[in-house]
RNA sequence: AGAGUUUGAUCCUGGCUCAGAACGAACGCUGGCGGCGUGCUUAAUACAUGCAAGUCGUGCGAGAACGGGUCCUUCGGGGCCCUAGUAAAGCGGCGAACGGGUGCGUAACACGUGGGCAACCUGCCUAUUGGUUCGGGAUAAGCUCUCGAAAGGGGGUCUAAUACCGAAUGACAUCCAGGGAUGGCAUCCUCCCUGGCUCAAAGGCGCUGCAAGGCGCUGCCGAUAGAUGGGCCCGCGGCCCAUUAGCUAGUUGGUGAGGUAACGGCUCUCCAAGGCUCCGAUGGGUAGCCGACCUGAGAGGGUGACCGGCCACACUGGGACUGAGAUACGGCCCAGACUCCUACGGGAGGCAGCAGUAGGGAAUAUUGCGCAAUGGAGGCAACUCUGACGCAGCAACGCCGCGUGGAUGAUGAAGCUCUUUGGAGUGUAAAGUCCUGUCGCCAGGGAAGAAACGAUGGAUGAGGAAAUGCAUUCGUCCUGACGGUACCUGGAGAGGAAGUUCCGGCUAACUCCGUGCCAGCAGCCGCGGUAACACGGGGGGAACGAGCGUUGUUCGGAUUUACUGGGCGUAAAGGGUGCGUAGGCGGGUUGGCAAGUCGGGUGUGAAAUUCCAUGGCUUAACCAUGGAUCUGCAUUCGAAACCGCCGGUCUUGAGUACUGGAGAGGUGAGUGGAAUUCUCGGUGUAGCGGUGAAAUGCGUAGAUAUCGAGAGGAACACCGUUGGCGAAGGCGGCUCACUGGACAGAUACUGACGCUUAGGCACGAAGGCCGGGGGAGCAAACAGGAUUAGAUACCCUGGUAGUCCCGGCGGUAAACGAUGGGCACUAGGUGUCGGAGGUAUCGACCCCUCCGGUGCCGCAGUUAACACAUUAAGUGCCCCGCCUGGGGAGUACGGCCGCAAGGUUGAAACUCAAAGGAAUUGACGGGGGCCCGCACAAGCGGUGGAGUAUGUGGUUUAAUUCGACGCAACGCGAAGAACCUUACCUGGGCUUGACAUGUAACGGACAUGGUUAGAGAUAACCACUCGUCUUCGGACGUCGUUGCACAGGUGCUGCAUGGCUGUCGUCAGCUCGUGCCGUGAGGUGUUGGGUUAAGUCCCGCAACGAGCGCAACCCCUGUCCCUAGUUGCCAUCGGGUAAAGCCGGGAACUCUAGGGAGACUGCCUCGGUCAACGGGGAGGAAGGUGGGGAUGACGUCAAGUCCUCAUGGUCCUUACGUCCAGGGCUACACACGUACUACAAUGCUCAGUACAGAGGGUCGCAAAGCCGCGAGGUGGAGCCAAUCCCUAAAGCUGGGCUCAGUUCAGAUCGGAGUCUGCAACUCGACUCCGUGAAGGUGGAAUCGCUAGUAAUCGCGGAUCAGCACGCCGCGGUGAAUACGUUCCCGGGCCUUGUACACACCGCCCGUCAAGCCAUGGAAGUCGGGGGUACCCAAAGUCGCUGAUCGAACCCGCAAGGGACGACAGUGCCCAAGGUAAAAUCGAUGACUGGGGCUAAGUCGUAACAAGGUA
Repeated sequence: AGAGUUUGAUCCUGGCUCAGAACGAACGCUGGCGGCGUGCUUAAUACAUGCAAGUCGUGCGAGAACGGGUCCUUCGGGGCCCUAGUAAAGCGGCGAACGGGUGCGUAACACGUGGGCAACCUGCCUAUUGGUUCGGGAUAAGCUCUCGAAAGGGGGUCUAAUACCGAAUGACAUCCAGGGAUGGCAUCCUCCCUGGCUCAAAGGCGCUGCAAGGCGCUGCCGAUAGAUGGGCCCGCGGCCCAUUAGCUAGUUGGUGAGGUAACGGCUCUCCAAGGCUCCGAUGGGUAGCCGACCUGAGAGGGUGACCGGCCACACUGGGACUGAGAUACGGCCCAGACUCCUACGGGAGGCAGCAGUAGGGAAUAUUGCGCAAUGGAGGCAACUCUGACGCAGCAACGCCGCGUGGAUGAUGAAGCUCUUUGGAGUGUAAAGUCCUGUCGCCAGGGAAGAAACGAUGGAUGAGGAAAUGCAUUCGUCCUGACGGUACCUGGAGAGGAAGUUCCGGCUAACUCCGUGCCAGCAGCCGCGGUAACACGGGGGGAACGAGCGUUGUUCGGAUUUACUGGGCGUAAAGGGUGCGUAGGCGGGUUGGCAAGUCGGGUGUGAAAUUCCAUGGCUUAACCAUGGAUCUGCAUUCGAAACCGCCGGUCUUGAGUACUGGAGAGGUGAGUGGAAUUCUCGGUGUAGCGGUGAAAUGCGUAGAUAUCGAGAGGAACACCGUUGGCGAAGGCGGCUCACUGGACAGAUACUGACGCUUAGGCACGAAGGCCGGGGGAGCAAACAGGAUUAGAUACCCUGGUAGUCCCGGCGGUAAACGAUGGGCACUAGGUGUCGGAGGUAUCGACCCCUCCGGUGCCGCAGUUAACACAUUAAGUGCCCCGCCUGGGGAGUACGGCCGCAAGGUUGAAACUCAAAGGAAUUGACGGGGGCCCGCACAAGCGGUGGAGUAUGUGGUUUAAUUCGACGCAACGCGAAGAACCUUACCUGGGCUUGACAUGUAACGGACAUGGUUAGAGAUAACCACUCGUCUUCGGACGUCGUUGCACAGGUGCUGCAUGGCUGUCGUCAGCUCGUGCCGUGAGGUGUUGGGUUAAGUCCCGCAACGAGCGCAACCCCUGUCCCUAGUUGCCAUCGGGUAAAGCCGGGAACUCUAGGGAGACUGCCUCGGUCAACGGGGAGGAAGGUGGGGAUGACGUCAAGUCCUCAUGGUCCUUACGUCCAGGGCUACACACGUACUACAAUGCUCAGUACAGAGGGUCGCAAAGCCGCGAGGUGGAGCCAAUCCCUAAAGCUGGGCUCAGUUCAGAUCGGAGUCUGCAACUCGACUCCGUGAAGGUGGAAUCGCUAGUAAUCGCGGAUCAGCACGCCGCGGUGAAUACGUUCCCGGGCCUUGUACACACCGCCCGUCAAGCCAUGGAAGUCGGGGGUACCCAAAGUCGCUGAUCGAACCCGCAAGGGACGACAGUGCCCAAGGUAAAAUCGAUGACUGGGGCUAAGUCGUAACAAGGUA
């Protein structure tokens, strides 16, 4: 510090996710030791049991027992002493308000921070000062009587005090009065003087002394001061919701009184009507606050466990008492709920103290030890108490440290894994050898924490007559829960001690097997459908390590709420527009002030924490000391630039006055013509209208058309315009009236009067609503006609609301420049509108300058890009509005507005890993431009109809083997299925196999011929039968049997592959290097202007070059030449025949087959850019590629082929291998493709007759001759072939047929044959005789062909025993047509749109149907919290009353009375409870609404290309 994820790729926006750190955690697997910490986050749920607050005998009275000793005894027991002035209890004092727990409540002066109290209190403690006198009456305990089950109580009687009461004394204290002084902050405060009123107390112990007394210690009382702790008040600060906007009656203030320690409406009387609030009152929700803790670079964000400070609470609610202090956790009273005891009358209780239990929960410990230390309470002290605390126990819960060994050890053991079978890995790892000794184990030693208090012995000092005592100091003694622990030493001994997660990318770490969209994984992207580095296991590896992972939560990354530090033209986001309030911001200059601001000082900001340094535990964690920090608040002194405030002044911002012109600016009234429609009249006749084409409709009752007249409504052609005006919406004939704004010019004036604007107010297109008018045209709804599969649409004919006017409502829009307003600044060019000026001119236009508006282009700059660019989206300032992933949703609920429709404000659950913007390359378009092709058109001939052949589908079958499926499968693989082939079926056999290699053992030559059985394979038998080498043992070769390795498979996967092939397409394209442009994908080059068959060439150009393609080079063919001359040729010469190159000969010609020439737009002319090139011409056998072939770029189709071959994987192994016989591939209701033959006269038939080319031939082609009607037979010359053989037909000549199912056509069937072959039944071809079907030119549709082509005619070859209408070739005869590129199909280039990229066979929308999920409404039902009103009212404070009761004081001799108190009654207030009506929140609810999600459901086709109606 970033990374993954939207795309084919790119940049941007934007969300989601990950890597980090942390935790009071939990869960899974695992677990050796120690130190230091931490440990109910949930039920403030309920609690058994024990303990957690007592202490003081130096305040007081009383005072046991057990036991022991002794005495007495009637042996039952009793007395005395010790126990012991002890225990227990009581009166009294102090403490119990601390310490400990919890976080319910609380949004508050509760907390934090800083102040104030001139409005207060403070036990114990400290200092100073004064005092501590004299009396009195009770009472508890005890004893006794009594009630009660108990808890507990009552009566009588006795007694003490540091308990209680009275009196005295008493001031510097309070108060009152008077006088004086200082100061402050308003009430006032402080000090001094004088006088007056009032108020105290308690003793105990010790020393000395005969005593009285004195002294000491301690306690008590008054006062002052301090310290400590508290109370009250104030400024400031820290949560969410505005879908909570108004709240308030003691409320706000005053007066007087009460009350309190104290101010105060705290409480009460009366008076006034105030108080709070958009700077968020009130209400609702949530929450203890802070120091701090976690995170973060910081700013922030989150948290408030442990430790520390404050607050609140103590079963729930209410209340007071005591006290210095409580409204009191382990006190009291009442009410309630709950639990327990009970004799049913009544009682008892409160773990949110420490342990512990139940419950809840994912989850949180011992009913431990000790007061040794620290701290606390009481005490003079000893000491007692202390679940505070110190320790121990449990828990890897966290942090920190240590160990589980070290060294050596290779022919690299074994095992396991992988393997290309060679090996590699685990791996120095192990074993082995040599060592060490942490922790643990055993044994021995053994702390610090302890110093005090106290006791005791001294010393010194003050005071005192002295002593005790006191203060300081020195020595000695006493005290340890932890714990025989830490630590140290010794001993034995590698011995007891390693796991967890991960290994597709992010992210470090790869292979095998299993599985087969299953099982599963997953934080995101995503893996899994037979070769999974992603699932599960194995091996290996990576990371961390006594832990490792997972889950949850927080911060971070996230500049993704942006203060630091974001945005709003198109990504989410500018309010529809203006006026304007609060608020925010604001011109020049000058003087003053000092709130903000800046600087210095002071106080505070507790400690702990954090950081730094040093130190202590062996280290660290941890701890200690010192420093820094605590960014804050307060106060004081100073500065005056900025900001603010006050005052003065200025004119440039803003405004006012004057002059002038421009304008669809607004409102009202009037008015005009054109057109549509309607009405009336005339002319006129059969149609009109409408459409892609029609129909509905109108018209003989006279339409349409045309002329004239009239009515009525609405809108204003031309001008007219990136022209004008307005804030926006918007505004368009003309005239008038009223009226708003802007602009220009020249002066004068005001003097910052300004900008923006939350709320608010007003305006606000179209459509809509209410009321009243109006209604020509147009036109939702509606009707009809068409279209269509349908057509609730598009088109047509009609047509009502509405559109128009008046009044009112509504308040929205793609209300858009998708761009808020204002001011300033920052190159220009050009057009236009309004105004002014200048030059020139007789004048006008043109021209120049300035201001204001409105457009275009463009620099810098900006931008993700597109683009914007003085009219900013540039650079700055000010103010407002708005955004924070997509969907759900602008929906629901609530509020407000509205007559309604609806508007406005505006969520959540749930769900997705994206949704988006701009640009790029493609692909596509029922987008455009240019251009090709037998693509269309123009032609010729076909297919589709018939019969047959052949292939395919389908069906059938035991099997009809398999593959190929639009073009680009279907006379295709198959250039030959009767057996074989053959892969299929049935049956019969074989199992190292039909075939290959190796090996072991045994045996034999193998072959060949024959016999028998059998369908055959096969089996048995017979006959015949080895070779080479040799060391004579044998070895090799070969065959058989047995066995082991292995063979074999036309079994599967062409979607695991190689190779080969098809196709786009012989289309002209496809790329690269360098440079340049772009953030980038990418572009440029390759686009453009011409041209070509061509990315062919030329020109231009930020490109310059190059490669694969094109073309050429190659082959055939067309002309000529040279060479050569047999088997080919024959002109000349000769011979010869019936004839024939037959022969001699010739080398001319043809031809053969080798080599050359020739054609290059070379020449002329015209056009063209002086080009490429094109048109025409000459010459030439051939002319612009002469014709044909071979040749197929980058790539596409997961195209085809595992059945040619090869090959990974997988499957079969007495069978999915192999052999054999027979059958099948030849089936047949049908359908399709490709062909053949025809339908006839341009024909058929008969007779005669002529002319090829290219091939083939010895297991062959086969002549002549003979036989047969013929297929063919016989025959065998010749030929291994320019020699011999196989060999033409159409054509031509002549005859017949005469338009018919024929002298056409030949299917089918019957019969007879031929040939091949082991064999023609299933199932061959051919021949002859007979038979003589359909068919008379073929619907929709569709194919080929542009010249030696189509058409037509025959010939050959491969395969092959035989079988050809197929295929591959060959020649003969030999046309027609092309205006042209609108259309169909395919293709190329440029451009455009795109929501497509699996790329239009794309994408995608809505209803319906199904499942799941959350949610709104709903008659209601149930519950929670809060408030209001009323009823009832416990305890209790306060008030009032009292005839009851009572020792102290007063009066009184007494009785009695008074005062005071107790108690009772009563009043106010009031908890709980009850009643009532509302509001509010939640749960649930038949039914209902939409929404989301869910591989392959239904219907259509809305959107994306002009998406077929933008």